[in-house]
RNA sequence: AGAGAUCGAUCCUGGCUCAGGAUGAACGUUGGAGGCAUGCUUAACAUAUGCAAGUCAGAUGGGAAACACAGGAAACUGUGUUUCCAGUGGUGGACAGGUGAGUAACGCGUAAGAACCUGCCCUUGGGAGGGGAACAACAGCUCGAAACGGCUGCUAAUACCCCAUAGGCUGAGGAGCAAAAGGAGGAAUCCGCCCGAGGAGGCGCUCGUAUCUGAUUAUCUAGUUGGUGGGGCAAUAGCUUACCAAGGCGAUGAUCAGUAGUUGGUCCGAGAGGAUGAUUAGCCACACUUGGACUGAGACACGACCCAGAUUCCUACGGGAGGUAGCAGUGGGGAAUUUUCCGCAAUUGGCAAAAGACUGAUGGAGCAAUGCCUCGUGGAGGUAGAAGGACCACGGGUCAUGAACUUCUUUUCCCAGAGAAGAAGAAAUGACGGUAUUUGGGGAAUAAGCAUCAGCUAACUCUGUGCCAACAGCUGCGGUAAUAUAGAGGAUGCAAGCAUUAUCCGAAAUGAUUGGGCGUAAAACAUCUGUAGGUGAAUUUUUAAGUCCACCGUCAAAUCCCAGGGCUCAACCCUGGACAGGCAGUAGAAACUACCAAGCUGGAGUACGAUAGGGGAAGAGGAAAUUUCCAGUGGAGUAGUGAAAUGCAUAGAGAUCGGAAAGAACACCAACAACGAAAGCACUCUGCUGGGCCGACACUGACACUAAGAGACGAAAUCUAGGGGAGUGAAUGGGAUUAGAUACCCCAGUAGUACUAGCCGUACAUGAUGGAUACUAGGCACUGUGCGUAUCAACCUGUGCAGUGCUGUAGCUAACGCGUUAAGUAUCCUGCCUAGGGAGUACGUUCGCAAGAAUGAAACUCAAAGGAAUUAAUGGGGGCCUGCACAAGCGGUGGAGCAUGUGGUUUAAUUCGAUGCAAAGAUAAGAACCUUACCAGGGCUUGACAUACCGCGAAUCCUCUUAAAAGAGAGGGGCGCCUGUGGGAACGCGGACACAGGUGGUGCAUGGCUGUUGUCAGAUCAUGCCGUAAGGUAUUGGGUUAAGUCCAGCAAUGAGCGCAACCCUCGUGUUUAGUUUCCAUCAUUAAGUUUGGAACCCUGAACAGACUGCUGGUGAUAAGCAGGAGGAAGGUGAGGAUGAUGUCAAGUCAUUAUGCCCCUUAUGCCCUGGGCGACACACGUGAUACAAUGGCCGAGACAAAGGGUCGCGAUCACGCGAGGGUGAGCUAACCCUAAAAACCCAUCCUCAGUUUGUAUUGCAGGCUGCAACUUGCCUCAAUGAAGUCGGAAUCGCUAAUAAUUGCUGGUCAGCCAUACGGCGGUGAAUUCAUUCCCAGACCUUGUCACACCGCCCAUCACACUAUGGGAGCUGGCCAUGCCUGAAGUCAUUACCUUACCCGCAAGGAGGGGGAUGCCGAAGGCAGGGCUAGUGAUUGGAGUAAAGUCGUAACAAAGUUGCCGUACUGGAAGGUGCGGUUG
Repeated sequence: AGAGAUCGAUCCUGGCUCAGGAUGAACGUUGGAGGCAUGCUUAACAUAUGCAAGUCAGAUGGGAAACACAGGAAACUGUGUUUCCAGUGGUGGACAGGUGAGUAACGCGUAAGAACCUGCCCUUGGGAGGGGAACAACAGCUCGAAACGGCUGCUAAUACCCCAUAGGCUGAGGAGCAAAAGGAGGAAUCCGCCCGAGGAGGCGCUCGUAUCUGAUUAUCUAGUUGGUGGGGCAAUAGCUUACCAAGGCGAUGAUCAGUAGUUGGUCCGAGAGGAUGAUUAGCCACACUUGGACUGAGACACGACCCAGAUUCCUACGGGAGGUAGCAGUGGGGAAUUUUCCGCAAUUGGCAAAAGACUGAUGGAGCAAUGCCUCGUGGAGGUAGAAGGACCACGGGUCAUGAACUUCUUUUCCCAGAGAAGAAGAAAUGACGGUAUUUGGGGAAUAAGCAUCAGCUAACUCUGUGCCAACAGCUGCGGUAAUAUAGAGGAUGCAAGCAUUAUCCGAAAUGAUUGGGCGUAAAACAUCUGUAGGUGAAUUUUUAAGUCCACCGUCAAAUCCCAGGGCUCAACCCUGGACAGGCAGUAGAAACUACCAAGCUGGAGUACGAUAGGGGAAGAGGAAAUUUCCAGUGGAGUAGUGAAAUGCAUAGAGAUCGGAAAGAACACCAACAACGAAAGCACUCUGCUGGGCCGACACUGACACUAAGAGACGAAAUCUAGGGGAGUGAAUGGGAUUAGAUACCCCAGUAGUACUAGCCGUACAUGAUGGAUACUAGGCACUGUGCGUAUCAACCUGUGCAGUGCUGUAGCUAACGCGUUAAGUAUCCUGCCUAGGGAGUACGUUCGCAAGAAUGAAACUCAAAGGAAUUAAUGGGGGCCUGCACAAGCGGUGGAGCAUGUGGUUUAAUUCGAUGCAAAGAUAAGAACCUUACCAGGGCUUGACAUACCGCGAAUCCUCUUAAAAGAGAGGGGCGCCUGUGGGAACGCGGACACAGGUGGUGCAUGGCUGUUGUCAGAUCAUGCCGUAAGGUAUUGGGUUAAGUCCAGCAAUGAGCGCAACCCUCGUGUUUAGUUUCCAUCAUUAAGUUUGGAACCCUGAACAGACUGCUGGUGAUAAGCAGGAGGAAGGUGAGGAUGAUGUCAAGUCAUUAUGCCCCUUAUGCCCUGGGCGACACACGUGAUACAAUGGCCGAGACAAAGGGUCGCGAUCACGCGAGGGUGAGCUAACCCUAAAAACCCAUCCUCAGUUUGUAUUGCAGGCUGCAACUUGCCUCAAUGAAGUCGGAAUCGCUAAUAAUUGCUGGUCAGCCAUACGGCGGUGAAUUCAUUCCCAGACCUUGUCACACCGCCCAUCACACUAUGGGAGCUGGCCAUGCCUGAAGUCAUUACCUUACCCGCAAGGAGGGGGAUGCCGAAGGCAGGGCUAGUGAUUGGAGUAAAGUCGUAACAAAGUUGCCGUACUGGAAGGUGCGGUUG
């Protein structure tokens, strides 16, 4: 410090996720030692048991026990000492310890303040004189189960009371009020007591400031705010009361609601800051839940009291007792948190004169890897690179010097010995603890796991599984070759831990002060005026609030940081320093902000002079058009559409002419022109009226900018009331279209549209761009108005200000783009945004007559949603171009029967694969057996085939039996080749073990080959340049071409793959060579038969020839194009071979090869028979026809290219024929096949189901072959279906082509061949042109990327989830009113009672009880507010592999879409009105 993931790829926006650190943690797994820390975060839930606050006998009266002494005869008595016990009394139980429920508050933090109190402690000044009456304990009696009491009697004090006194208090004063205590000691003396003053520490009170969230909480408040009098308190105070006044708080957020102890600090972060408040320290609050007071210096009191409530326990049922949020412990809750331990030795605390006793504070130990820190589980050597695991290319590499083995050490462990500091001191005193530490001995001995290994992210292989099981932080992985699941081997990381989960910070500049944004990604209010607020030109003063500087106080300790020190180090601990940004005070400075005062004119405004304008609102007038009505002419249609129909019309429409009426809107001018804040504004004229701009520079003197709340205006549609109503026109009706058509189109038509008065307050109200000010290159144009020049005037030209547009530099921007009218550079103010969906929805509130508007969530769900640009594909987008693509023609297919292939069906099997073009006379250049892969049956199991081992035998051959055959059995004959004499090679049989074999699966694991796009003209690379990048450029644009072919241009310059050419065949010529070919001349024959010749034809080979080369036009002086000449051939001469980058997971595992899987007495192999040939039907490809351009008979001509020895087969002769017999010639330019056919001549047929057509059927024959039934071909005679030119639709072809006509070959025993490949013969028609159909290329535009077979919307149906409404129901909280009213303070009291004081007494003062009154908790009643749960049912929403109906949107998405509004429809939606281009 970043990374992953939206996309085909890119940049951006934006959310999600990860890597880091941390924790009072928990869970899983594993676990050696020590040190230091920490340990109920949940139920402030309930708590058995024990302990946690006592102490003082030197305040005091008693009681008990023991001992000593004395007396006594003894019983016993007395005195003293010590110990113990309860009581009176003093002091302390207000500290220490626990918890965080409540509390949003002067509670806490920080900084100040004044009107107070203060036990013990310190300092200091005084004092303690004289009296008195009781009450506990105790004794007796007595009540009660107990707890606890009652009555009578006695008694002491440092308990209580009175008098006196006083440097005290009150009061102006007179005057009044008002203290004390003793004890110990032989004594000195010590400890106490009372009244003052001062201090220290402590408590209480006031105040500035700071302190969470919500406005869907906006008003709250009656003791409330203030005053006066009374009361009250330690003290101020509405603290309380009576009266008076009507205040007080609040958008700088009162009140209400929710949540929460607070701080020093802790964690994270570079910091700013965010989160947090365990342990530790300060403060606060609480002590079962509320209320209350008493005592006291201090409490409204954790281990005190009273009342009420809840709850537990005891009970003799009458009544009592209790409060672990002290330490341990228990139950419960929970993912989860310890011992009912030891000691007061140390440090503290309260009491005491002290010894001392008490102390679950505290010191320690125990439990827990809960955390941090330290150490160990051994060190060195050791290759035969051992065994074993797992991998493998079978060679080996790896675990791995790791182990074994040799040697060394002993931290730790075990045993034994010694043994602290902590203890303060004269001595005694140690829980921890025989601990830490140390010495000796023993022996490598006692000690390693966890997670991960697809990317992020360090680390890879094998096996199992097969979208299953599983994994997963995000992306995602798994559908038979998973580095992603599970196991294994190996590796990586950390290590007594390691992973996971939860939470916080960081990364996140993802709430942005530091440090973000708002044209299109989320986001500028529709527009303006203006209040508070914020900000504010320039000069000179004043002050010193902000600001700056210096000093002072404080910001507890601990923590953090620095330095040093102590435990062997570290964690930990100790000492010192530094820091502490804040607050407060004092002194100073005066630039800036602010304040005060004065002046200034530049901002702003006023007055003056001109001026442009659809600015506003009112009134008046107008012409064209439309419709209706009236009248005339006229006579059949009109209107409407893609085409029609509804409609109107002989009762006279439409058309035309004249007249009348009505309402609405104002052509041309008209413009990127004007005006207005926006909405918006246009016929003409009149009066009224707002604003702007220009000029001149008179006046005011900062009067300014922005603007929360507030106010005004605000298209269209809608609503209310009233009139109005021509045209248009939601709804509605009808006609069409359609599968349907609640639409688009047509005919009608209501509300509305127009006006008046109101309401509404929204739009894509948009420049999707808030307002103001200043600055920052130009160029061009328009509007308004000045100036200069010029002029009679108008032009022209230059220039200033204000506005409106285009282009463009710098700069900005993700890009597109913006660019003096900024989206640039700056300042000020406002509004708004923080992932998508849910949702602008729900609830609440405000406004509205309503429709609705404004404000505006959450649950849940997803990993994206989105912007700009790029490439490709695509469009019922655009431009341009090509093609037998259409058109123009010729001939077919589709109809018939037949052949063949396919589907389907059937079957034991009908083997398999191929399925739009690009499967279907295709694999198959030939299924009777074989082929053959399929089926039935019979057989074999190292196998039909290959390589090795062992044994035997030559091998081969012949015969017989059995069997459908394979096979099984038996008999016979026979001894080969090489040799180094052992044997070997080949072959056969038998055996055993490795293995063979598979047309079994996967073409979606593959190679190779092939089809197709397409013989279309494209597809790329290097360098350069442009762009942030994907990419672009070149390759686009202008011409041209069959062509990315070429030319010229150009930020491109070049290059290779394609095109073309090079190759083959055909077409012309030359040269050469002449046998089996040819024969002109000369001979010869029946015959080029032979001699001869090689001129010609022909054949083979080698050359030549064609290049827009020539010519004049055209074009740009180019490329080229059109024409001409010459030429056998002319613009690629014709045809073939040749197939770029890629696409289709195209086809093929059945040609072959091949990974993996599967079978192994079978999915292998052999054999016989069957099947691949079935047959209601559907499709494809063909051949034959339907006839006279023909058919039949007869006769006669002319080819090319092939094939042939297991072959082609002449000749002769047999058969009607297929064919049979014979067998010359030919291994082929020689012989054979071989007859070419259409054609020509000629006979008959004469338009018919025929002398057409041949299918079909039965008979008779021939050939091949072991075999012809299923199932071959051919022949003779007989039979003689359908068919008379073919619906919708559709195919081929542009010249030697189509059409037509025969010949031939391969495969092959034969052939189902009408197929396929080749060969020649005869031989046309048409092409205007590119509008349309189809396909393709290029450019451009919009969307999709699985790429239009795309994407995608809504209803309905099923399932699940959360949620709103809901008659209500049940809780909780809060406040209000009323009733009742405990304890208790205060007040009153005519009742009862009363030791101290007064009084001679009676009696009084004072006290207590009771009663009464005010207040008053809990409780009750009533109506509210807020909130939670639940609820028949209901609404929408979301999610979900393959449901239904449509197709609304995205391309001009087939009616452009969208926004607002209204109506309407199963649904998306449709239509009207206005707006907008996204």
The RNA shown here (small-subunit ribosomal RNA) has 1478 nucleotides and comes from Jaltomata sinuosa. Its Rfam family is "Bacterial small subunit ribosomal RNA". Gene Ontology terms of the family: ribosome and structural constituent of ribosome. Lineage of the source: Eukaryota > Streptophyta > Euphyllophyta > Solaneae > Jaltomata. The RNAcentral record of the sequence draws on SILVA.